This is a predicted structure of a 92-nucleotide RNA (c-di-GMP-I riboswitch aptamer) from Azospira restricta. The RNAcentral record of the sequence draws on Rfam. The coordinates come from a structure-prediction model, not an experiment, and the mean pLDDT is 85.

RNA sequence: UCUGAAACAGGGCAAACCCAUCGAAAGAUGGCGACGCAAAGUCACCGGCCUAAAGCGAACCUGCGGUUCGCUACGGUAGCGGGACCACCAGA
Repeated sequence: UCUGAAACAGGGCAAACCCAUCGAAAGAUGGCGACGCAAAGUCACCGGCCUAAAGCGAACCUGCGGUUCGCUACGGUAGCGGGACCACCAGA
């Protein structure tokens, strides 16, 4: 460096549900709990996907604003894929 997850050693992580907190939301964190994972370890760089507070546009409402719709990430997702970095065991 590559291959593998059959075995060995240490074992590791933790989906959904429920509870609490944060957040406009998506979602995150902690607890509980295991659907799964051989990188389900780290990083939003590329593509995808989710959300749309703020912003822009449109329609409506007698209105210094409000409601609805559309667009939009500077918000997320690393357990969607690619990429970068690093790593246990076994084999080459």